[in-house]
A computed fold for a 131-nucleotide RNA from a Pseudomonadota bacterium, annotated as SAM riboswitch aptamer (S box leader). Its Rfam family is "SAM riboswitch aptamer (S box leader)". About the family: The SAM riboswitch is found upstream of a number of genes which code for proteins involved in methionine or cysteine biosynthesis in Gram-positive bacteria. Taxonomically the source falls in Pseudomonadota (Bacteria, Pseudomonadati). The coordinates come from a structure-prediction model, not an experiment, and the mean pLDDT is 83.

RNA sequence: CGCUCAUCUAGACCGGCUGAGGGAAAGGCCCUUCGAAGCCGGGGCAACCCUCGGGAGACGUCGCCGUCGCCCGGAACGGUGCCAACUCCUGCGGGACGGCGCGACGAGCGCGCCCCACCGAUAGAUGAGCC
Numbered sequence: 001c002g003c004u005c006a007u008c009u010a011g012a013c014c015g016g017c018u019g020a021g022g023g024a025a026a027g028g029c030c031c032u033u034c035g036a037a038g039c040c041g042g043g044g045c046a047a048c049c050c051u052c053g054g055g056a057g058a059c060g061u062c063g064c065c066g067u068c069g070c071c072c073g074g075a076a077c078g079g080u081g082c083c084a085a086c087u088c089c090u091g092c093g094g095g096a097c098g099g100c101g102c103g104a105c106g107a108g109c110g111c112g113c114c115c116c117a118c119c120g121a122u123a124g125a126u127g128a129g130c131c
Base pairs, nucleotide, nucleotide: 002130003129004128005127006126007125008124013042014041015040016039017038021031022030023029026090027089028088043083044082045081048079049078051074052073053072054071055070057068058067059066060065087123092120093119094118098114099113100112101111102110103109
């Protein structure tokens, strides 16, 4: 780099150095000399891995018990990550309700188009495993 799986509307700063960019890319829209990004010191948030407890289950066992994955809860030393805005918004597909048009219309429907919420996908970020 790539593949697989999971999560992504919550949460979290104070200084020093430096000096113009940054928010992944595109289009927007924002942040920023009242100091961006970066580096350094300290702090914090969170709970993916590591760790502890419980639950039902599968497998092995004569049994005790062990292993495995899942769910719930705890802790936060260690490995990561993060500390503006919903992954800042949007694109691609679907899209009830709603709007518009046409047709029908005695007992309220049909078709087409547009579209918000929302759902899915793509892309991205993070973690774990594999390569």